[in-house]
RNA sequence: AGAGUUUGAUCAUGGCUCAGAUUGAACGCUGGCGGCAGGCCUAACACAUGCAAGUCGAGCGAGAAAGCCUUCGGGUGAGUAGAGCGGCGGACGGGGGAGGAAAGCUUGGGAAUCUGCCUAGUAGAGGGGGACAACAGUUGGAAACGACUGCUAAUACCGCCCUACGGGGGAAAGCGGGGGAUCUUCGGACCUCGCGCUACUGGAUGAGCCCAAGUCAGAUUAGCUAGUUGGUGGGGUAAAGGCCUACCAAGGCGACGAUCUGUAGCUGGUCUGAGAGGAUGAUCAGCCACACUGGGACUGAGACACGGCCCAAACUCCUACGGGAGGCAGCAGUGGGGAAUAUUGCACAAUGGGGGAAACCCUGAUGCAGCCAUGCCGCGUGUGUGAAGAAGGCCUUCGGGUUGUAAAGCACUUUCAGCGAGGAGGAAAAGUUAGUCGUUAAUAACUGCCAACCCUGACGUUACCUACAGAAGAAGCACCGGCAAACUCCGUGCCAGCAGCCGCGGUAAUACGGAGGGUGCAAGCGUUAUUCGGAAUUAUUGGGCGUAAAGGGAGUGCAGGCGGUAAAGUAUGUCUGGUGUGAAAGCCCGGGGCUCAACCUAGGCACUGCAUUCAAAACUGUCAGGCUAGAGGAUGGCAGAGGAGAGCGGAAUUCCUGGUGUAGAGGUGAAAUUCGUAGAUAUCAGGAGGAACACCGAUGGCGAAGGCAGCUCUCUGGACAGAUACUGACGCUGAGGUGCGAAAGCGUGGGGAGCAAACAGGAUUAGAUACCCUGGUAGUCCACGCCGUAAACGAUGUCAACUAGCCGUUGGAGGGCUUGUCCCUUUAGUGGCGCAGCUAACGCGAUAAGUUGACCGCCUGGGGAGUACGGCCGCAAGGUUAAAACUCAAAUGAAUUGACGGGGGCCCGCACAAGCGGUGGAGCAUGUGGUUUAAUUCGAUGCAACGCGAAGAACCUUACCUGGCCUUGACAUACUUGGAAUUUCGUAGAGAUAGUUUAAGUGCCUUCGGGAACUCGGUGACAGUGCUGCAUGGCUGUCGUCAGCUCGUGUCGUGAGAUGUUGGGUUAAGUCCCGUAACGAGCGCAACCCUUGUCCUUAGUUGCCAGCACGUAAUGGUGGGAACUCUAAGGAGACUGCCGGUGUUAAACCGGAGGAAGGUGGGGAUGACGUCAAGUCCUCAUGGCCUUUAUGAUCAGGGCUGCACACGUCCUACAAUGCGGCGUACAGAGGGUUGCCAAGCCGCGAGGUGGAGCUAAUCCCAGAAAACCGAUCGUAGUCCGGAUUGGAGUCUGCAACUCGACUCCAUGAAGUCGGAAUCGCUAGUAAUCGCGAAUCAGAAUGUCGCGGUGAAUACGUUCCCGGGCCUUGUACACACCGCCCGUCACACCAUGGGAGUGGGUUGCAGACGAAGUGGCUAGUCUAACGCAAGAGGACGGUCACCACGGAGUGAUUCAUGACUGGGGUGAAGUCGUAACAAGGUAACCGUA
Repeated sequence: AGAGUUUGAUCAUGGCUCAGAUUGAACGCUGGCGGCAGGCCUAACACAUGCAAGUCGAGCGAGAAAGCCUUCGGGUGAGUAGAGCGGCGGACGGGGGAGGAAAGCUUGGGAAUCUGCCUAGUAGAGGGGGACAACAGUUGGAAACGACUGCUAAUACCGCCCUACGGGGGAAAGCGGGGGAUCUUCGGACCUCGCGCUACUGGAUGAGCCCAAGUCAGAUUAGCUAGUUGGUGGGGUAAAGGCCUACCAAGGCGACGAUCUGUAGCUGGUCUGAGAGGAUGAUCAGCCACACUGGGACUGAGACACGGCCCAAACUCCUACGGGAGGCAGCAGUGGGGAAUAUUGCACAAUGGGGGAAACCCUGAUGCAGCCAUGCCGCGUGUGUGAAGAAGGCCUUCGGGUUGUAAAGCACUUUCAGCGAGGAGGAAAAGUUAGUCGUUAAUAACUGCCAACCCUGACGUUACCUACAGAAGAAGCACCGGCAAACUCCGUGCCAGCAGCCGCGGUAAUACGGAGGGUGCAAGCGUUAUUCGGAAUUAUUGGGCGUAAAGGGAGUGCAGGCGGUAAAGUAUGUCUGGUGUGAAAGCCCGGGGCUCAACCUAGGCACUGCAUUCAAAACUGUCAGGCUAGAGGAUGGCAGAGGAGAGCGGAAUUCCUGGUGUAGAGGUGAAAUUCGUAGAUAUCAGGAGGAACACCGAUGGCGAAGGCAGCUCUCUGGACAGAUACUGACGCUGAGGUGCGAAAGCGUGGGGAGCAAACAGGAUUAGAUACCCUGGUAGUCCACGCCGUAAACGAUGUCAACUAGCCGUUGGAGGGCUUGUCCCUUUAGUGGCGCAGCUAACGCGAUAAGUUGACCGCCUGGGGAGUACGGCCGCAAGGUUAAAACUCAAAUGAAUUGACGGGGGCCCGCACAAGCGGUGGAGCAUGUGGUUUAAUUCGAUGCAACGCGAAGAACCUUACCUGGCCUUGACAUACUUGGAAUUUCGUAGAGAUAGUUUAAGUGCCUUCGGGAACUCGGUGACAGUGCUGCAUGGCUGUCGUCAGCUCGUGUCGUGAGAUGUUGGGUUAAGUCCCGUAACGAGCGCAACCCUUGUCCUUAGUUGCCAGCACGUAAUGGUGGGAACUCUAAGGAGACUGCCGGUGUUAAACCGGAGGAAGGUGGGGAUGACGUCAAGUCCUCAUGGCCUUUAUGAUCAGGGCUGCACACGUCCUACAAUGCGGCGUACAGAGGGUUGCCAAGCCGCGAGGUGGAGCUAAUCCCAGAAAACCGAUCGUAGUCCGGAUUGGAGUCUGCAACUCGACUCCAUGAAGUCGGAAUCGCUAGUAAUCGCGAAUCAGAAUGUCGCGGUGAAUACGUUCCCGGGCCUUGUACACACCGCCCGUCACACCAUGGGAGUGGGUUGCAGACGAAGUGGCUAGUCUAACGCAAGAGGACGGUCACCACGGAGUGAUUCAUGACUGGGGUGAAGUCGUAACAAGGUAACCGUA
């Protein structure tokens, strides 16, 4: 300090998540030691048992027993225990945090107070009295606990005296030690010391009260308050005070948040953070409040009292049923709750507390120990050496790698644990004795100091030190896809599972589970939970608001905030210094002590604060008087759809009347509804009525915004510029408040021409509650009153200042001359570009989104939702304010590249058009689907599958089916034993095969060892047309022979990317030229290659034959020739080269000449980057998986050919441009020895026979056919057409039944040119005609080639299809076969309403009224004092206040509720297609 996640990629916005630290933690796995800390966060739930507050005999009376001894009397125990009166203490210490938002707490002040014990001082402390416990007796009760009678003491209680004398008020107490003189009732008095007591004055400590500031959330809580606010008198308190009471006044609090509701102990501190902050308030410390719940007082210095009292209610326990007892939020402990938190321990040795004179007693405070890895800190689990890199494990490309110096082995060490021995400190006191100071009459006693002696340790088998033995007893947990360090194998197969986020898993998972290895931490490690951080994601430090969430619709204006200029005063803020305080602990710093550390200890700093005080006066505030630059008013001008009211006008629509006139009009994509012969539409004239104001008219004007448009008049608001004098900061903004506020809508009353929600009809459509058409009512208009919202937009709040320019335009003023339709300057508006700057980019840019200041409003992920509930407003519609549960990991902005569009522009293509011929109808052939079957093997499926793989299924092929048979195998390789191999006859069987037998054969090379080929047998690897083309290679199709696809460097951009490659021309072409922040280059295009078209050269056999000869019935037949054709080698030729024109002086195009050929001459081969998870595992190769007496091999037979049907592709036809028949011509390219096969002969023919020739320019296949000549048929199911069927044959082949081709005779089906739709073709092309070849024993209507004859048409690019470039929109990127919306149906979840129902809290009013306190009261009783009366007290009665409980009526909150509303989420449901492209009716906002 950042990182992951939205996208195809980018930048931004924005949320979610992670890495860090933390904890009173819990859970999982694991666990050696020690130190220091910590340990019910939940039920302030209930508690068994024990202990936690007693002590004092030096305040008082009284006073045992057991036991022991005994002389049996008693002694001792013992003046001990226990109980009582009395004193002090139980108000401290200890606990937990329920309540409480102020009666609390924190900080700082204040005055009207009290304070036991402690301390300093002053004064005192005399003399009396009567009781009550204990005790004794009687007695009640189960008990708890009493009742009556009687006795008694005190530091218990009560008078008297004393006194400042007037009303009033009104103290005291003794005990102990020692003691010389004196007195004595022998108890003592007296003196002294100590303690105690009373009153007063101080101190200290502690406590009470008051004030200021600070102290959580909610405004969907806005008004609250009657003792309320103040005064006077009185009461009350320790004390001020409405604290209480009577009277008087009407105040007090609140937007700086009262009241109400919810939540919460506060603080020092703790955690986190750079800090500011945020969260928190365990342990330790200060304060508060509480003690089963509620109320109350008593006692006391102090309480309204944790281990006290009274009452009420609940609960628990005891009970003899009459009545009683209790309060662990003390320490242990139990139950319960819970994810979860310890021992019914030891000791008062230390520290501290209570009592006591003290010893001492008490002390679950405390000191220690026990349990727990709960946390922090420290230590250890060995160290060195050791390569044969052992074994084993894992992986492997089979070579090796890794675990790994790791282990073993060798040499050492012994911390800790174990065992044995030793051994501090925590201890100082008190006590005894001696000395000395003080006190005193005192050498006594007491106290302080000093010395000696004596003795006190729970922890404790302490810490620590040391001997001994032996590597001996001591390592786990999580993770390894990215974030985030760390990788492989196996298993699994969207299953099981993982997951903090993104996400992983559907047969090759570094993500699941296991293993090996690795990484990180380590006696711990992970998970879960919490808080802060990262998060600048609430932004004071430190964010934003044009489009991402966010400027109020727009003015005015109270409060508030902010405020021009010069000088003076003051001192609120501000600033300097001092003082007090800011407890200690903690944090920090440097020291010290435990071996270190954690920890402990003493010191310092700090505690950023508050209070007070001395000083300063620049800024701010304030006070008073000035100034004029802000602001305003006066004066004379000026422009304007600014507003309101009244009047007037013309054009047009509609309607009415009348005329002319006749059959249509209207409307649409096309129609129809509709109007019209009862006279429409059209046209002319007149009239009525309502609404709106053409031209001017304009990024022109005015207004705050909404908005405002014919003309005139009246009233009226504001702006602007100019000139002078005036006022003197009067200003800006503005929460609430308040006036305005389009359209729609509402109310009342008018008005109503046109238009037009609703509605009706007609169309369209699958439907059409729409778009289109014909009608049409509210409404639109006016008056008055509501509503208060809009995409109310510049999506940009108002005001002020500053910051380059240029060009328009509106209003005003000034200046200039050359007086113009001119120019310059200035000012107020309104526009277009643009520098700097800003911005995520787009863009903004003096009219800022720049640089600053003031104030207001608003935002904080998407959805739920601008919704619910509540409040306010409204007649209603509704508006405004405004959540949560739940759910997702995104939602969003700008820009980029693509793709797409029923967007645009340009261009091309047999794409359309113009033509020619087809398919679709028939029959047959062939392929496919479907169906059937034991099997009908498999693959190919829009174009780009379907006469495709298959250039040829009778067996074989063959992969399929049935049955038989074999198991290292039919095939390949290796090792090994034997044998040459091989061939033949017969038997069984369907055959494979089996066994046996007959016969033949004994080979080739040799260095004589053997070797090569073949074969019987054996071994283990293997052999599979089994799966996966979605694991792959290779090959292929397609877009497409379309013109595109990219790179280097540079430049631009934050970036994805752009530029280049766009633009202007041109081309078949990203072809070329020009321009140009680009310059170059590559793969494609073109060219180079083959073929064809012309010529030349060379060469002439098997080809040719002009000229010269020979010969024939005829023929290059022969001699010869090398001219021609041809053959096959090499050249030439064509390049926009030449001319003219056009064009930018270009590229190029048009025309022409020459030429065999002219603008790539024709054809072919050649296929860029890529797309389609296109096709192929059945050509081949190959990963993985599966099979191994079978999914392999082999044999026979069958099937691939089956047939209600559907489709594709062909063939043949339907005829006369024809069929059949006769005659006569002209090719090219191929093939041939397992072959082509001639002549001749036979057969109607297929064919047979025959055998010449040919390894081919020689021979053969081999007759080319259309064509041409002449004749026939005469429009018919025919002399067309040939299917089907019967019969007879031929050929191939082991074999022709399933299932071949062909021939002859006979038969003679459908079909008379083909619906919707659809295909090919632009020239030697279509169409038509035949020939050949591959495959092949045989079997083409298919395929691939060859030549013959040989057209028509193209105006053109509007449209259909496909493609290219540029541009535009986009919510698409799996890319339109995209995305996506709503209802309905089903399941689940949370939530609103709901007749109600049940709880909690609380207001008001009125009753009831325990205990208690206060007032009143003489009904009852009564010690002191008193002669008595009386006084005083207690009980009783009554009044006031009041808890709990009950009833009434409201408010609020929680839960629940038949039914119901919408919302969210779900697998591939249903219906449509609303949005995104012009989304097919542009979308969106408000309203009905």